[in-house]
RNA sequence: CAUGAAAAAGGCAAACUUGUUGAAAAACAGGGACGCAAAGUUUCCGGUCUAAGGGGUAAACCUAUGACAGCGGGGCUGCCAAAG
Numbered sequence: 001c002a003u004g005a006a007a008a009a010g011g012c013a014a015a016c017u018u019g020u021u022g023a024a025a026a027a028c029a030g031g032g033a034c035g036c037a038a039a040g041u042u043u044c045c046g047g048u049c050u051a052a053g054g055g056g057u058a059a060a061c062c063u064a065u066g067a068c069a070g071c072g073g074g075g076c077u078g079c080c081a082a083a084g
Stems, first nucleotide, its partner, number of pairs: 001084001003081002011036002016031006034070001040076003044073003047068003053063003
């Protein structure tokens, strides 16, 4: 450098659930573990979700400036280690 077989020190925490915030998607905190070698970080690209506000005569419907990094790719950073 590349890779992730075994292990150690540790780390994170899905579903569900309680509380709070939010229009919602969802987020945060507690409980809880399905999993994760970047499940650390970043919306840069694609994708997905939501639609308060805006558009629409209005219902439908459209729209991200909202959200997801545990949907994929890219960027930045990082623990351990056999074979290469």

A computed fold for an 84-nucleotide RNA from a Gallionellaceae bacterium, annotated as c-di-GMP-I-GGC riboswitch aptamer. It was read from a public genome assembly, where an Rfam model found it. Its mean pLDDT, the model's own confidence on a scale to 100, is 90.